Background:
A computed fold for a 1421-nucleotide RNA from an uncultured prokaryote, annotated as small-subunit ribosomal RNA. Rfam family: Bacterial small subunit ribosomal RNA.
RNA sequence: AUUGAACGCUGGCGGCAGGCCUAACACAUGCAAGUCGAGCGAGAAAGCACUUCGGUGCGAGUAGAGCGGCGGACGGGUGAGUAACGCGUAGGAAUUUGCCCAGUAGUGGGGGACAACAUGUGGAAACGCAUGCUAAUACCGCAUACGACUCUUGGGGGGAAAGAUUUAUCGCUGUCGGAUGAGCCCGCGUCGGAUUAGCUAGUUGGUGGGGUAAAAGCCCACCAAGGCGACGAUCCGUAGCUGGUCUGAGAGGAUGAUCAGCCUCACUGGGACUGAGACACGGCCCAGACUCCUACGGGAGGCAGCAGUGGGGAAUAUUGGACAAUGGGCGCAAGCCUGAUCCAGCCAUGCCGCGUGAGUGAAGAAGGCCCUAGGGUUGUAAAACUCUUUCAGUGGGGAAGAUAAUGACGGUACCCACAGAAGAAGCCCCGGCUAACUCCGUGCCAGCAGCCGCGGUAAUACGGAGGGGGCUAGCGUUGUUCGGAUUUACUGGGCGUAAAGCGCGCGUAGGCGGUUCGCGUAGUCAGGCGUGAAAGCCCCGGGCUCAACCUGGGAACUGCGUUUGAUACUGGCGAGCUAGAGUUCGGGAGAGGGUGAGUGGAAUUCCUAGUGUAGAGGUGAAAUUCGUAGAUAUUAGGAGGAACACCAGUAGCGAAGGCGGCUCACUGGCCCGAUUCUGACGCUGAGGUGCGAAAGCGUGGGGAGCAAACAGGAUUAGAUACCCUGGUAGUCCACGCCGUAAACGAUGAAUGCUAGCCGUUGGUGGGCAUGCCCAUCAGUGGCGCAGCUAACGCAUUAAGCAUUCCGCCUGGGGAGUACGAUCGCAAGAUUAAAACUCAAAGGAAUUGACGGGGGCCCGCACAAGCGGUGGAGCAUGUGGUUCAAUUCGAAGCAACGCGAAGAACCUUACCAGGCCUUGACAUCCCGGUCGCGGCCUCCCGAAAGGGAGGCCUUCAGUUCGGCUGGACCGGUGACAGGUGCUGCAUGGCUGUCGUCAGCUCGUGUCGUGAGAUGUUGGGUUAAGUCCCGCAACGAGCGCAACCCUCGCCCUUAGUUGCCAUCAUUUAGUUGGGCACUCUAGGGGGACUGCCGGUGAUAAGCCGCGAGGAAGGUGGGGAUGACGUCAAGUCCUCAUGGCCCUUACGGCCUGGGCUACACACGUGCUACAAUGGCGGUGACAAUGGGCAGCGAAGGCGCGAGCCUGUGCUAAUCUCAAAAAACCGUCUCAGUUCGGAUUGCACUCUGCAACUCGGGUGCAUGAAGUUGGAGUUGCUAGUAAACGCGCGUCAGCUAUAGUGCGUUGAAUACGUUCUCGGGCCUUGUACACACCGCCCGUCACGUCAUGGGAGUUGGUAACACCUGAAGCCGGUAGCCUAACCGCAAGGAGGGCGCCGUCGAAGGUGGUGCUGGUGACUAGGACG
Repeated sequence: AUUGAACGCUGGCGGCAGGCCUAACACAUGCAAGUCGAGCGAGAAAGCACUUCGGUGCGAGUAGAGCGGCGGACGGGUGAGUAACGCGUAGGAAUUUGCCCAGUAGUGGGGGACAACAUGUGGAAACGCAUGCUAAUACCGCAUACGACUCUUGGGGGGAAAGAUUUAUCGCUGUCGGAUGAGCCCGCGUCGGAUUAGCUAGUUGGUGGGGUAAAAGCCCACCAAGGCGACGAUCCGUAGCUGGUCUGAGAGGAUGAUCAGCCUCACUGGGACUGAGACACGGCCCAGACUCCUACGGGAGGCAGCAGUGGGGAAUAUUGGACAAUGGGCGCAAGCCUGAUCCAGCCAUGCCGCGUGAGUGAAGAAGGCCCUAGGGUUGUAAAACUCUUUCAGUGGGGAAGAUAAUGACGGUACCCACAGAAGAAGCCCCGGCUAACUCCGUGCCAGCAGCCGCGGUAAUACGGAGGGGGCUAGCGUUGUUCGGAUUUACUGGGCGUAAAGCGCGCGUAGGCGGUUCGCGUAGUCAGGCGUGAAAGCCCCGGGCUCAACCUGGGAACUGCGUUUGAUACUGGCGAGCUAGAGUUCGGGAGAGGGUGAGUGGAAUUCCUAGUGUAGAGGUGAAAUUCGUAGAUAUUAGGAGGAACACCAGUAGCGAAGGCGGCUCACUGGCCCGAUUCUGACGCUGAGGUGCGAAAGCGUGGGGAGCAAACAGGAUUAGAUACCCUGGUAGUCCACGCCGUAAACGAUGAAUGCUAGCCGUUGGUGGGCAUGCCCAUCAGUGGCGCAGCUAACGCAUUAAGCAUUCCGCCUGGGGAGUACGAUCGCAAGAUUAAAACUCAAAGGAAUUGACGGGGGCCCGCACAAGCGGUGGAGCAUGUGGUUCAAUUCGAAGCAACGCGAAGAACCUUACCAGGCCUUGACAUCCCGGUCGCGGCCUCCCGAAAGGGAGGCCUUCAGUUCGGCUGGACCGGUGACAGGUGCUGCAUGGCUGUCGUCAGCUCGUGUCGUGAGAUGUUGGGUUAAGUCCCGCAACGAGCGCAACCCUCGCCCUUAGUUGCCAUCAUUUAGUUGGGCACUCUAGGGGGACUGCCGGUGAUAAGCCGCGAGGAAGGUGGGGAUGACGUCAAGUCCUCAUGGCCCUUACGGCCUGGGCUACACACGUGCUACAAUGGCGGUGACAAUGGGCAGCGAAGGCGCGAGCCUGUGCUAAUCUCAAAAAACCGUCUCAGUUCGGAUUGCACUCUGCAACUCGGGUGCAUGAAGUUGGAGUUGCUAGUAAACGCGCGUCAGCUAUAGUGCGUUGAAUACGUUCUCGGGCCUUGUACACACCGCCCGUCACGUCAUGGGAGUUGGUAACACCUGAAGCCGGUAGCCUAACCGCAAGGAGGGCGCCGUCGAAGGUGGUGCUGGUGACUAGGACG
């Protein structure tokens, strides 16, 4: 885009069209084919009138029926069947044609019947039967016969007619011609299947008959053996065909409703009759199924005509009007009939047209929605004002269609008038494709979805709303067809790796084919003629107001036939040629082949004999195994089988598979050089046929080694494997099968053309300088230009440019499977689907990530060391458990002495209970107070809270107004408040990789692109640090440096610091001094700068080098690139959204965070002699101190207490440093170790019960160096020792963070572990190896195959039975016309017989469905 549509929501009008696609299912009822009295005979009744009541006249020669004629073969319906001369197109000859037209010749004279009717009679009915009468345009002779037919061609033979009526016609008969219709034949075209390959006996042809309107095996007899088929016969499935219709740029594809042409059928099957025409839709006979009537004896019926009914279905209309028009039948006509037709009705089914109002209108109303709270939007939209009246409505007029009459439609179309904006808008969509965005609700739910995909608490995707977009009396959905799809490729595709080259030859049919001339004109080209129905499409006009629609003309219908012409090309025929192909001669290379025969050496194994002794063998290590019955080893001899080292080579040969010791015989092909001969003999090749590795199969041999299966030993969690020891088929030979391979160059064969360079094999020619060069032909390789390619790559050996032929492909899976067929002994091979299922599968390249890939490098990463941890007790954190609560967070490294630099109350967020509700806190408003506020006492209470009393104090400004501010009390509502949720909505901050050396950008260049280059490479560094090179050149964030501190020196300044010199003191105490120490300000110093070596002359590196306090970044700190982990934190803070609001907020008391079977992390103290205890009393640094440090003195065993000098600190104080040193203990659960427990104290604090620290005395647990494992540290480091500080009333600190004292060991080195950096490689990974992914098993769902069977359909065959009926025979019965005087005859009918013959029956068979216990694989979850 389309539609004979259907469904959902909605629905104003008109015009024009269309309307059972399904059950060719069954049908009630009515209608759809009659007509003619001008062919014929006969002929009512109702009613009216008259009446003598007997009847008569009219009705009326009417109705109805019969004989007869014409029409019922047209018109209308349907698409079951049919793959066919059925249809389409173009032709043909052997025919017929009622009515019609034209011509011609006639129309004379007779005869006998039968219906109707009458009478009788049978039957329920349908329908008859018998007798009798009668007419005709019914029937039959006779006569005639222009012409036609026929026969022996002289002439014979046979053959016709109908009249009607009133004067004019209509008829009738023979015949000729035409027109129209019909029948027959034939070329070409006309769906799918080869998993249908052979079909055919009246079959093909002939002769002779029969038969037909007509040709013909159409039928019959005989004869012959033909006919069709790979250019698809036969069979199976499906289907009416066409003009056209839909789509498409076209070529095509799909389709065959309506309209038109043809065919076909009429309940199913068969059959004929009549007729001009039928084997007949509304005729007949028979059979069958079904329905109906019946008196049970018999009868009747056929909507696929128009309406209509039931049924089926997603679904398709009125039991309407009229013959007015058009047409048809009959008739002289009037006319009658006509569900053909013309109209109307129903249905938005489609197409077309119109309307549902127009103008003005900003306070941008109200309402809705959103909001950053300002506003925005709905929106000139509405209201309001001013207009209009199409359509619909009411009233009036009123056609054409009709030639004189006749109008169903229809009081219709159309015209006029009137009223009033009045009666008239919906549907779908708004994530992208695709025009159109927000809020709320929901929370992987509910739902959406054409594809991709949305939804798990901020959804433009679900639902609602507001707004918007699209179309509009419709809009969406579903279905159909074409397009897009160059996605079956004729136009117009491909096959190295994406699907796709047969494993390879030979060769049949076929296709294609070198060069010259001639003939002919089949193909081809051009013109003419015929045809290509109409309608439709297209163009130009015309008519309905327009359009749809209708209509006139034209064009077109790309086709077919015929004719004339052209002859280049293709084909045909004829004659030549030699460039293709072959042939001859002479050379040449070669694992080419098979067969036969012969032959060689090395090696393995076995056998015999010798020597010889304890092992051998095998492996990562072992074991099985062999060996004292003598192995292995070694020597000699022998046997047997198989294979041929070196040569050996991107060397050779062959079509491919493939071919390897040597020799002989046989044989195929190839190459080169001559150029003898033939004269296109060529290329390809569907079928066909041959060859065809390995494995396998059959028969018979052979069997050394090797070796599936198998056995044993190992390995392993297991090990039906890899390794080892054995070992059978097999491997070998002969003959016969199999016919497949990653049979690969994943590249079919042939021919021609298109830059080169370098190897190599075989030959030939040439040059010489004789072992080299040049040229050429045929092979075989590497690189590379143009060109091609998606890229990779290919590139004279093409995957380039062309031609010819063959094979093959068309998303992945299912599946190279099932079924069928062919082949095979089998294994199996070949051919080869579908259901179902997925939205991908795949190729090449890119960037990452990863690898039990590679290379280079680094790090306390390993190694080398030292000390720990893991075992014990305790401390602390966590898990778990428990509990009213044990608040919350942190979770591998990178949670776990973490948030927490201090949980008895407080903290506190948790629990129980008691209380408050504008609140403990902020702002605003109203009222009151300024005795506001502070302190003290008492009562209730656990406290919060509530109540009473006393004491102290008397705000600020001022315009002097309770005016303003401030404070407090009370009240109201806005609000406060929340450690409630979401760290996966966030900011900020932080951890981690990692102080690792990386991460990027601009411009340029390369690539179709993703991207690459730079940043890679060679060196070097701690470093992307630096140097060199380079299609790159530069730049940024990182590195380094700049900053702080420690180490040296100088300088400035000396109090509280210091004291060398001078005094002085118990004492740097004081005077004095500022040299020193020290303090704290400012400078200097180090830069691979110098030397030597090395390196590339660079960067740099090396040196127990010099100098220097310090040397190669001097030590330490601060400093953390792009990013990763949805890492951590909403409980620091901030913050979106959500939630609570007499509570999830606030206050208080008590409890809990401190629980305890257990598990883990981090620590402390130990296990002891490098130690414990006692003694002595040496040396330090950082720090802290006024609600503080607290000296000296006193008391206490001690913790501590009393008192309190001094100190806001280089001044006073904490403050004593401890390891060190001396003595003692002597290896023990101890003079080690200190847990636990008891008693008694002390300190802090409102308060030490849950639940603090400390002290004294007593008690004296585990523990004797810690399994697997694991951790820290490279120098003033580890280890050991003590000291300070923060938090803090006190303390659980053994923690954290600082300070100094003593002070080591070791590093060969980078194989390995972990982590990291760079380059490279593979990848099916990209959430990126914690990836991806395979198969079994279990469960569910689905489709399919097999299946004992079972049940249908269909087709042909054989036999039986054999209706109707035609045909043939017969002469039993009957018999009007003609013949005959008659008897009788001719002829006819019935009957009977026969052939054929539908349905039916029986039998086996083919094909194809349904179903089936069970079973097999498959797909999805």

Model confidence (mean pLDDT): 84 of 100.
RNAcentral holds the sequence, with entries from ENA.